[in-house]
RNA sequence: CGGGGUAUGGCGCAGCCUGGUAGCGCGCUCCGUUCGGGACGGAGAGGUCCGCAGUUCGAAUCUGCGUACCCCGA
Numbered sequence: 001c002g003g004g005g006u007a008u009g010g011c012g013c014a015g016c017c018u019g020g021u022a023g024c025g026c027g028c029u030c031c032g033u034u035c036g037g038g039a040c041g042g043a044g045a046g047g048u049c050c051g052c053a054g055u056u057c058g059a060a061u062c063u064g065c066g067u068a069c070c071c072c073g074a
Stems, first nucleotide, its partner, number of pairs: 001073007010026004020057001028044005050066005
């Protein structure tokens, strides 16, 4: 320098191709159960999706330019 991949709650991931309420597991908080804890059951909080711009009635999703990390090539 060229090509490809990844970026979404605290952690690990799905959702993207095919635009239409942002979800799952673990963790966290509260309650029940227990002498207490664990396990189990119930309820709840927490992210506007890497950044900016564009298209659209509507963007995590499509387009452009960037950032970070990983892989391949030179």
Notes
RNAcentral holds the sequence, with entries from ENA. A computed fold for a 74-nucleotide RNA from a Thermoleophilia bacterium, annotated as transfer RNA. The coordinates come from a structure-prediction model, not an experiment, and the mean pLDDT is 84. The organism belongs to Thermoleophilia, within Bacteria. Its Rfam family is "tRNA". It is annotated as a transfer RNA.